[in-house]
Molecule: small-subunit ribosomal RNA
Organism: bacterium
RNA sequence: AAAUAACAUUUUUUUUGGAGAGUUUGAUCCUGGCUCAGGAUGAACGCUAGCGGUGUGCCUUAAGCAUGCAAGUCGAACGGAAUCUAUUUUAUAGCAAUAUAAAAUAGAUUUAGUGGCGAACGGGUGAGUAAUGCAUAGAUAACUUCUCUUUAUCAUGAGGAUAGCUUAUUGAAAAAUAAGGUAAUACUCAAUAUGGUUUGAAAUUGAAAUAUUUCAAAUUAAAGCUCAAAAGGCGGUUAAAGCAAGGUCUAUGUUCUAUCAGCUUGUUGGUGAGGUAAUGGCUUACCAAGGCUAUGACGGAUAGCUGGUCUGAGAGGAUGGUCAGCCACAUUGGGACUGCGACACGGCCCAAACUCCUACGGGAGGCAGCAACUAGGAAUCUUGCACAAUGGGGGAAACCCUGAUGCAGCGACACCGCGUGAAGGAUGAAGGUCUUAGGAUCGUAAACUUCUUUUAAUAAGAAGAAUAAUGAUAGUACUUAUUGAAUAAGCAGCUGCAAACUACGUGCCAGCAGCAGCGGUAAUACGUAGGCUGCAAGCGUUAUCCGGAAUUACUGGGCGUAAAGAGAUGCGUAGGUGUCUAAAUUAGUCUUUAAUUAAAGGCAAAAGCUCAACUUUUGUAAGGUUAAAGAAACGGUUUAGAUUGAGGAAGACAGGGGAAGAUGGAACUUCUGGUGGAGUAGUGAAAUGCGUUGAUAUCAGAAGGAACACCAAAGGCGAAGGCAAUCUUCUGGGUCUUUCCUGACACUAAGGCUCGAAAGCGUGGGGAGCAAAACGGAUUAGAUACCCGUGUAGUCCACGCCGUAAACGAUGGAUGCUAGAUAUUUGUAUGUAUAGCUUGUCUAUAUAUAUGAGUGUUGCAGCUAACGCAGUAAGCAUCCCGCCUGGGGAGUACGGCCGCAAGGCUAAAACUCAAAGGAAUUGACGGGGACCCGCACAAGCAGUGGAUCGCGGGGUUUAAUCCGGUGAUAAACGUAGAACCUUACCAGGGUUUGACAUGUUAAAGAAUUUCAGCGAAAGUUGAAAGUGCCGCAAGGAGCUUUAACACAGGUGCUGCAUGGCUGUCGUCAGCUCGUGUCGUGAGAUGUUGGGUUAAGUCCCGCAACGAGCGCAACCUUUAUCUGAUGUUAUAUAUUUCUUCAGAAACUGCAUCGUUAUAACGAUGAGGAAGGCGAAGAUGACGUCUAGUCGUCAUAUCCCUUAUGUCCUGGGCAACACACGCGAUACAAUGGAGAAGACAAUAAGUUGCAAAACCGCAAGGCUAAGCUAAUCUAUAAACUUCUUCUCAGUUCGGAUUGAGGGCUGCAAUUCGCCCUCAUGAAGUUGGAAUUGCUAGUAAUCGCAGAUCAGCAUGCUGCGGUGAAUACGUUCUCGGGUCUUGUACACACCGCCCGUCAAGUCAUGAAAAUUAAUGGUACCUGAAUAUUGGUUUUGCCAAUAGAAGGUAAAAUUAGUGAUUGGGACUAAGUCGUAACAAGGUAGCCCUAGGGGAAUCUGGGGCUGAAUCACCUCCUUU
Repeated sequence: AAAUAACAUUUUUUUUGGAGAGUUUGAUCCUGGCUCAGGAUGAACGCUAGCGGUGUGCCUUAAGCAUGCAAGUCGAACGGAAUCUAUUUUAUAGCAAUAUAAAAUAGAUUUAGUGGCGAACGGGUGAGUAAUGCAUAGAUAACUUCUCUUUAUCAUGAGGAUAGCUUAUUGAAAAAUAAGGUAAUACUCAAUAUGGUUUGAAAUUGAAAUAUUUCAAAUUAAAGCUCAAAAGGCGGUUAAAGCAAGGUCUAUGUUCUAUCAGCUUGUUGGUGAGGUAAUGGCUUACCAAGGCUAUGACGGAUAGCUGGUCUGAGAGGAUGGUCAGCCACAUUGGGACUGCGACACGGCCCAAACUCCUACGGGAGGCAGCAACUAGGAAUCUUGCACAAUGGGGGAAACCCUGAUGCAGCGACACCGCGUGAAGGAUGAAGGUCUUAGGAUCGUAAACUUCUUUUAAUAAGAAGAAUAAUGAUAGUACUUAUUGAAUAAGCAGCUGCAAACUACGUGCCAGCAGCAGCGGUAAUACGUAGGCUGCAAGCGUUAUCCGGAAUUACUGGGCGUAAAGAGAUGCGUAGGUGUCUAAAUUAGUCUUUAAUUAAAGGCAAAAGCUCAACUUUUGUAAGGUUAAAGAAACGGUUUAGAUUGAGGAAGACAGGGGAAGAUGGAACUUCUGGUGGAGUAGUGAAAUGCGUUGAUAUCAGAAGGAACACCAAAGGCGAAGGCAAUCUUCUGGGUCUUUCCUGACACUAAGGCUCGAAAGCGUGGGGAGCAAAACGGAUUAGAUACCCGUGUAGUCCACGCCGUAAACGAUGGAUGCUAGAUAUUUGUAUGUAUAGCUUGUCUAUAUAUAUGAGUGUUGCAGCUAACGCAGUAAGCAUCCCGCCUGGGGAGUACGGCCGCAAGGCUAAAACUCAAAGGAAUUGACGGGGACCCGCACAAGCAGUGGAUCGCGGGGUUUAAUCCGGUGAUAAACGUAGAACCUUACCAGGGUUUGACAUGUUAAAGAAUUUCAGCGAAAGUUGAAAGUGCCGCAAGGAGCUUUAACACAGGUGCUGCAUGGCUGUCGUCAGCUCGUGUCGUGAGAUGUUGGGUUAAGUCCCGCAACGAGCGCAACCUUUAUCUGAUGUUAUAUAUUUCUUCAGAAACUGCAUCGUUAUAACGAUGAGGAAGGCGAAGAUGACGUCUAGUCGUCAUAUCCCUUAUGUCCUGGGCAACACACGCGAUACAAUGGAGAAGACAAUAAGUUGCAAAACCGCAAGGCUAAGCUAAUCUAUAAACUUCUUCUCAGUUCGGAUUGAGGGCUGCAAUUCGCCCUCAUGAAGUUGGAAUUGCUAGUAAUCGCAGAUCAGCAUGCUGCGGUGAAUACGUUCUCGGGUCUUGUACACACCGCCCGUCAAGUCAUGAAAAUUAAUGGUACCUGAAUAUUGGUUUUGCCAAUAGAAGGUAAAAUUAGUGAUUGGGACUAAGUCGUAACAAGGUAGCCCUAGGGGAAUCUGGGGCUGAAUCACCUCCUUU
């Protein structure tokens, strides 16, 4: 808005109409900034470009301008002049026609001058202007108007000049001067006056102002031209009315700045005069002393204003180019003239700057008109055509003029439209790219076939716009025909926001980037390519505006902790807001009507260009302003009342409220005197200090200053700061009770006034204690500190300043409303109890209930980002004030005000960052707390660290000393065994399809074996022997060699590309999930709590209930028993032993313990074993970007006659050093000698090897037995006896010499063993540090793996066999709960300041440069006014632009030097802050110090921890 049968309601339909994202964190919610997506532009730049239509185009220097044009016209205003024609006359020539010359007349054309109109319009620009402007609405009774329209009126008679022109003169020119003479619609005078103007008078009207009318006096006009003639036409004069336009005035609105707070002397008003078209200080004389201003005067900065335009849902914000209205300006400044109109863009005068001409005397000029040029700049067009149309000027007209205008040109600058082909076409061609090598993709895309012709090219025709005639545009739009896919696609992007992914190159480089961010060898982020996405003749970038941004919040925000409540809101001004009833009124408010709100634009509906853009028509809207009428709920005003807000009176009450004065005791210090006699004081420990000149201690006395124990409290009072011994005086405020009085007198409060801790300042006192500074002593790497000893300002008083604090409840004031519970202070009312004596309506105390006023705690609803607040609100509402708008720079600079100073108040910018911040969460951490565990400490035993040797690593050395591993968690580790080999390293010598694997092609040969030369070997050269298997007799399988291909090979790199395996926290008890519940969320709960355990083990409780991976158990060994087995063991018996299977142990039983009867714990019995019996294996989620590419596997990269491979020799074994793990010792619990005894595990045929013999021995020779319960071994410590007797030894055995043995191709570098000789250090080990809790430590030997040989290492085996554990304060590690945190790479964290280096912006600064507007004075053009005068003039005075001088001011720049600030991977010094940050921190203030900072005074909790007190909740 429409529809359904009236209203209303409802319903239905149509229209309109508001989107977010990234980024602070480990994660979360919030606050808050930054950035992006959209639209727009008079744009510019980059790449690209086919056409048309319509628009649009110096935003910068209101800089300068060559040249041409942009305002003329009228001969029907005028006298002339020139040319032409005609006629007439005269003269001359000619026979004449006629020609020539002169004059006159007439006509035509042209026009320099006089005159008229126009030139004040049209066109340009936006410098100035913040109001002399503009917009809107009014006023003009305070005005004007040429021309035009209408209505009236008049036009009579005279006069003198002047330009042009002629003559003369001057000048280069521009131009000027003199003389002569001439015309007019030029000028002057007289007459007339419907009328006008001025003055005066009268009448009417009215309250008056005034209006109307009448009369009188004075004064005031004019022009002609045209036409054969007349009429007419065009003009002229005066007056009135109109049309349209202009001048002036008023109200409201109209940018920023208060770091501009006071401005003003013609200023504000009055009177007179002047001036103007007109009002007015517009001007002047006099008088008065006013006028403006926090509702922002004055000053400064910026700016033309509007209709509109862009954006936005809107409200708003930004903007004012084109078009339209108004204003202002015309090189800069001043001025007037003419005229209806100007103080005049293409006029004049003067001054100034600039340019040009010049004969140097003097002149000329003004593009911000249209084109053009120069300069400037990122940047903005043709020196075009035409007056055909529309309009303008002149003219009677024809016409003339018109860079207005109409058109064309240039520019993708914008908007709109069209095209670059259409249909078919798979072998999915070639080619490109990628690939898992199969394929995928570009892709029906192309080729190819068929078709079309918008566009293009060529040719022909041809408009409308204007008609009676005239066409610049234009032979254009358009139409027709022909040719032929023919002429036509780019730009940006592809990590997220945000549509679109791969390859190669590069390697924190080159580079990208709007924000977050990307790049350090596998980059979807750089560069290129392919592919893809978006838009498209454009696409991107840059700049600017709005939006998103509710991020200035009117619509529509906030202020406890994030930015934000001023120290108090105490007093109070302006302002804002304001109780109940009734009446009156109506500037607010509401309703209706009218006028206006230019056109264009916008919106709606139509129409015209093929559509659209564009244009036209009609309609609508326009929230504003003004006027008229009405309404009276709200609000205002006025009046009359009211009492509940507020105030007062009366009677009571509590109080560290304030000021002054007086008094008191305790303590302290000092002094005096006594007693006394060596220390005292101080600290973590000390020292400085005091003390035999008598301290400290103690007694007595005296002096002094400051502060007031207990009471005391969650308590009281005050506006806040703050206030505490007692008494007195003065004084402010508050509360309660009941009646009474006033009658809205109220709330808030900008500016203002006042008060305002501590420190500090001034003057004068005072000074006991304490104590900045200062001085000593310590501590320390240092210690300008913390601790200690002294100690001055100060602290105290009086007076005066200062004016700030974490001045905090981090919470402005007032009023009302909105569950409870409980404590306490102080009133009132009523009741009860007790006591008192004055026996009362008594007083005191205690208590209960009710009701006020305070102060607390807890807690619903509600609010909050959460924490929390919650009748003392941070809840629900109203009123008023203050304050905030990212972090830093900075509460700083400059300026102003205040202050004695210190400083305070007010208060920016450049620059820089993408965050800064609040609350809460999970971790981690703490020189935080609680609980618990572990050979963690303690208690013990034995060691290491010292010696010698062995082994390993570092370092050094080297041709090479291959490589890895480096706190714990590397270092007798990889390596369970480096002489060659191993071997990866080095030197040298070889080799190239290869030492090794698979396959293909070709050739040769069976395979294979043997020998010779050279050589260090590998290898190389040559020779000889030899002919297999299957077979259908074609051939085939397999092997070797050579050649060529694919490929092999790599202990080459990356363990930060990986798999697998492993170490460590840690065999610690933890780590999680599902469902539910709580929380906006991260998350929490479960898993916390009370007990208990080795254990998240179990029990109980509980918004949790269950479950999983771990724990435990299941597995293996072992201790006891039973049954079976009985080879190779043995005492001949199943006793030991072996093997297999089973039993047994479960807090099962008893007693005890408990603020639970459970779990569990303690003791005991029985038992081989008792509370996990003892061992092993077993290692949760994860951490260390832990280790390993050199066990193996594997991705990318790298080498390919070498980084592959073969060989010989060397090296891995070096040796100033320091380190780790061990062996042997230092001796008598021992060494040496002799004799004697007892194991277990395990291994053995390339082997273990007995016995016998040889050798001093290592070993040799020979060889029985054993493929193993059968064979192979002397166990040692130990026991017994002897000796040594405390020594560097009969300890210790290193080192070295000589001689042997074994293994092995080989023992020199570089093996092990034996014999003889040699006989080092070492006498129990500094700081520090390791292992171990029972068959353990310690000690003793034995075996095995590796292995030709090599064991002090490793892995196992048994023998002998202890000590100690009070306990958890401390060290280390770990677990749980809790707390703080500015940490999250997680304390090996974070982080502050000086100094040093570089860069950037900025403040101060001696001074200096420029600009601006004033002031004072000087000079003073044109011009104006006044006066004088000898009057076309001259002189004087005043005003007056530009200029000059002087001292200041303001603004802007420069500036030696200087101040702080910001930023910049790895500079210096410390470590101030975050945890109790190692001295809790922070705020104000004062002093000190390299620096962060330290100390004093007062304040705050935004400090942890412990204890106590109080309060609350529950029982």